[in-house]
Molecule: transfer RNA
Organism: Bacillota bacterium
RNA sequence: GGGCGGUUAACUCAGUUGAUAGAGUGCCAUCUUGACGUGGUGGAGGUCGGGGGUUUGAGUCCCUCACCGCCCA
Numbered sequence: 001g002g003g004c005g006g007u008u009a010a011c012u013c014a015g016u017u018g019a020u021a022g023a024g025u026g027c028c029a030u031c032u033u034g035a036c037g038u039g040g041u042g043g044a045g046g047u048c049g050g051g052g053g054u055u056u057g058a059g060u061c062c063c064u065c066a067c068c069g070c071c072c073a
Base pairs, nucleotide, nucleotide: 001072002071003070004069005068006067007066010025011024012023013022019056027043028042029041030040031039049065050064051063052062053061
């Protein structure tokens, strides 16, 4: 220099054909216990890596930049 994949909650990851952003773990409250733990229920937590574009509508499509990984040279 060229090619491919990835970036979504504190962490690990889903998200279909463009139409309400989710799960598990963790955290907080509560129930259960003599107490802790386990378990049940509820809750908080998001600029979907940055910017721009298309569209009535973008996590999703297009362009660009940044970062991480792999391959080729």